[in-house]
Context: one part of a larger RNA
Molecule: large-subunit ribosomal RNA, domain II
Organism: Verrucomicrobiota bacterium
RNA sequence: GCCCGGGAGUUUUUGUCAGCGGCAGCAUAAGGGCUUACGGCCUGGAUGCAGAGCGAAAGCGAGUCUGAAUAGGGCGUAGUCGCUGGCAUGAGACCCGAAAGGGAGAUGAUCUAGCCAUGACCAGGCUGAAGCGUGGGUAAAACCACGUGGAGGGCCGAACUGAUAGCACUUGAGAAUGCUCCGGAUGAGUUGUGGCUAGGAGCGAAAGACUAAUCAAAUCCUCUUAUAGCUGGUUCUCUCCGAAAUAUAUGUAGGUAUAGCGUCUGGAAUUUAUACACUGGGGGUAGAGCACUGAAAAGGCUAGGGGACACACCCGUCUACCAACCCUUAUCAAACUCCGAAUACCAGUGUGGAUAGCCAGGCAGUCAGACAGCGGGGGAUAAGCUUCGUUGUCAAAAGGGAAACAGCCCACACCACCAAUUAAGGUCCCUAAUAGAUACUCAGUGGACUAAAAGGAGGUGGGUUUACUCUGACAGUGGGGAUGUUGGCUUAGAGGCAGCCAUCAUUUAAACAAAGCGUAAUAGCUGACCCAUCGAGUGAACCCGCGCCGAAAAUGAUCGGGACUUAAGUAUCUAACCGAAAUUGUGGGUUACGAAAGUAGCGGUAGGAGAGCGUUCCAAAUGCGCUAAAGGUGAAGGGGAACCGACACUGGAGCGUUUGGAAGUGAAAAUCCGGGC
Numbered sequence: 001g002c003c004c005g006g007g008a009g010u011u012u013u014u015g016u017c018a019g020c021g022g023c024a025g026c027a028u029a030a031g032g033g034c035u036u037a038c039g040g041c042c043u044g045g046a047u048g049c050a051g052a053g054c055g056a057a058a059g060c061g062a063g064u065c066u067g068a069a070u071a072g073g074g075c076g077u078a079g080u081c082g083c084u085g086g087c088a089u090g091a092g093a094c095c096c097g098a099a100a101g102g103g104a105g106a107u108g109a110u111c112u113a114g115c116c117a118u119g120a121c122c123a124g125g126c127u128g129a130a131g132c133g134u135g136g137g138u139a140a141a142a143c144c145a146c147g148u149g150g151a152g153g154g155c156c157g158a159a160c161u162g163a164u165a166g167c168a169c170u171u172g173a174g175a176a177u178g179c180u181c182c183g184g185a186u187g188a189g190u191u192g193u194g195g196c197u198a199g200g201a202g203c204g205a206a207a208g209a210c211u212a213a214u215c216a217a218a219u220c221c222u223c224u225u226a227u228a229g230c231u232g233g234u235u236c237u238c239u240c241c242g243a244a245a246u247a248u249a250u251g252u253a254g255g256u257a258u259a260g261c262g263u264c265u266g267g268a269a270u271u272u273a274u275a276c277a278c279u280g281g282g283g284g285u286a287g288a289g290c291a292c293u294g295a296a297a298a299g300g301c302u303a304g305g306g307g308a309c310a311c312a313c314c315c316g317u318c319u320a321c322c323a324a325c326c327c328u329u330a331u332c333a334a335a336c337u338c339c340g341a342a343u344a345c346c347a348g349u350g351u352g353g354a355u356a357g358c359c360a361g362g363c364a365g366u367c368a369g370a371c372a373g374c375g376g377g378g379g380a381u382a383a384g385c386u387u388c389g390u391u392g393u394c395a396a397a398a399g400g401g402a403a404a405c406a407g408c409c410c411a412c413a414c415c416a417c418c419a420a421u422u423a424a425g426g427u428c429c430c431u432a433a434u435a436g437a438u439a440c441u442c443a444g445u446g447g448a449c450u451a452a453a454a455g456g457a458g459g460u461g462g463g464u465u466u467a468c469u470c471u472g473a474c475a476g477u478g479g480g481g482a483u484g485u486u487g488g489c490u491u492a493g494a495g496g497c498a499g500c501c502a503u504c505a506u507u508u509a510a511a512c513a514a515a516g517c518g519u520a521a522u523a524g525c526u527g528a529c530c531c532a533u534c535g536a537g538u539g540a541a542c543c544c545g546c547g548c549c550g551a552a553a554a555u556g557a558u559c560g561g562g563a564c565u566u567a568a569g570u571a572u573c574u575a576a577c578c579g580a581a582a583u584u585g586u587g588g589g590u591u592a593c594g595a596a597a598g599u600a601g602c603g604g605u606a607g608g609a610g611a612g613c614g615u616u617c618c619a620a621a622u623g624c625g626c627u628a629a630a631g632g633u634g635a636a637g638g639g640g641a642a643c644c645g646a647c648a649c650u651g652g653a654g655c656g657u658u659u660g661g662a663a664g665u666g667a668a669a670a671u672c673c674g675g676g677c
Stems, first nucleotide, its partner, number of pairs: 001677006011091002014088010025049003031043005053060002063075004094233002097230001101223003105220003113197009122187001124156003127152001131148006160184003165180004199215001201211002236612006246259005260366002262363006271356001275351007287339001288337002293333003297329004302323001304322002306319004369394010399410003414588004419584003425578003428562003434575007446564001455549002459546010476533005482506003487501003512527001515526003589602005613666001615663010631650004637644002
């Protein structure tokens, strides 16, 4: 893991509600009697509930309280006893699960810690303390040398004991080992045997170590089904309806209570939620504005300052400095408003509707929400971020589209159909369905799913304005581009062209006291300007469409792919078609309402309500069975599902059906339990 079996809302108390039933006041409890006796029939009124309520109360009373009210509203004016069911309540209370806690209950020191008693053990080698002897030495000592001696938590190193480093093993040979290395090895040494100390206690050269593979409180038994606002699991079917992830409170935040939202039952209306129309409202948002509060730009006017000048003092003068009020121009604001929408909201009237709203009661679940659009706050006008409001979807929603894709777009699936029409989205091929018109795009732009900007460019199409132009434009080519003059000044020089000043005049078709390059200064080369040649358009600015560059990412690329260029791209338009579980058609089922005809419904998690299937046993009735019961294997067929089941084989002795009743009543999950493989 699979198979088989087991495996979870039970029983009772009290309360409450519903359904059904008895009585009208209801009912007995224990006990007792009778009996066909683990069943029933009598008796038993002790006792319980009811029999008047309402109000905080005074109090009033089939009413009363509130209240100004003779208004409305609240509560009240029939109960009680059973059976069944829902829920609550106390109990183990749906099942399994702690870490823990208590026990003057018990067992443990054969492991291990310490201690006690009594025994045992430590190859070999090295060092050479004190003391002593001899010699030296001294006045005597001290002291020195040699010898002797054999001390030491001394040294090296086996046994023994330990466990430093590495490797191996790590479903091991082993629930701590093996190999190599290493510490101690006469000591606070090691060890045998016997004994002592224990559970909030022992023992501890102290690590919370050790106390039998168990220790921040051993083990066994017990309280004990401890408790678990936590996790997991909770077993047949179909039908109807169908949520919430919010508010408030909480030693509260992953729990709970009340409300909100669901469902079921009953009730009352001349009821009506939502919607639409009309009427009447309040508002201070969007926008806008600057009248207030503030912010803030330029100019003017001009106080007050700063600076300069002048001044013995008092007066003054100037100011391209700072700047209030005021004026002009131009702005900004969630906590500004002289203004001010659209929506939304409230109320009234009307329409309309009933599978609606309202009232009372039973039973819930929900209190982690997610994304998307719009309006905001926080953040960085970041986040698949966070927090509100509002709408939608998902949640609890399948189907079609978006290649794939809970939350986007279309659309809400009772069942059947080889029928039809559409939605979103599509119609070259993959792939169902297409043609046409007019433009644009050459970038494979389209096409990184909206990932791209500032900026750049004679890309290309359209439009507007303007200038020049057959008295010849623009571009090209040929020629001219001069004279006074080297203008004056400056300068070593300054001759159009270092710099300063001036920038005239003449000849001209035109030609600058020169726009640039160049020279030491000249020179030289162009340009402006003019002529000729040529012969029709040429230049400038702005707006719009589509493209270009700007443009770098990590395993191999790509628009889903192939492919596509007067598209199969983009824009606008026309006419078709395809396309879903939508809508329609035909048939069927079921629910609600209804007398019927019929009408309207039937996606669904938590959850509410209803109707059934099956299992075991009991009672009554009625059947089957050795000419083969149950069970097993297969199975025609039947039913809306749970399921029923002829028949065949197997099996070998019991078993159905109907109507009721009672439950140890349904398994795929619980790292579920037992067994098998």